[in-house]
RNA sequence: ACUUUGGAGAAGCUGCGCACGUUCGUUGCCGCAGUGCCGAAGGUGAAAGCGGAAGACGCGAAUCUCUCAGGCAAAAGGACAAAGU
Numbered sequence: 001a002c003u004u005u006g007g008a009g010a011a012g013c014u015g016c017g018c019a020c021g022u023u024c025g026u027u028g029c030c031g032c033a034g035u036g037c038c039g040a041a042g043g044u045g046a047a048a049g050c051g052g053a054a055g056a057c058g059c060g061a062a063u064c065u066c067u068c069a070g071g072c073a074a075a076a077g078g079a080c081a082a083a084g085u
Stems, first nucleotide, its partner, number of pairs: 001085006011035001013034005018028002020025002036072003042068001043066001045064001049059003
C1' cells in the first nucleotide's frame, strides 16, 4: 500500500422556490437561504524538547484544539483496530 471485517457523534430542522398531485400536501435521491449542532476524511494551532552565544526566529505529536472543509434518518464517507497479502 491493497483486501475483508468492525467502526462514533450531531436538526429525518425551519423558510422560500421549483416540480408533482389528492388543492392544500405526512410529496421530492431537486435548488437556494437561515439558524442550531458534531468531530474520527482532510486541514488549522501549538507543549516539552532540539537548533540558535542569547534573543528573535525555526523544527516540533495527538483521539488535544479550531470548526475552514466535511458531516447531523438511511446510503455514502469515516480516524482507528483486527485478520490476511
The RNA shown here (Glycine riboswitch aptamer) has 85 nucleotides and comes from a bovine gut metagenome.
Its Rfam family is "Glycine riboswitch aptamer". Rfam describes the family as follows. This family represents the bacterial glycine riboswitch.
Model confidence (mean pLDDT): 82 of 100.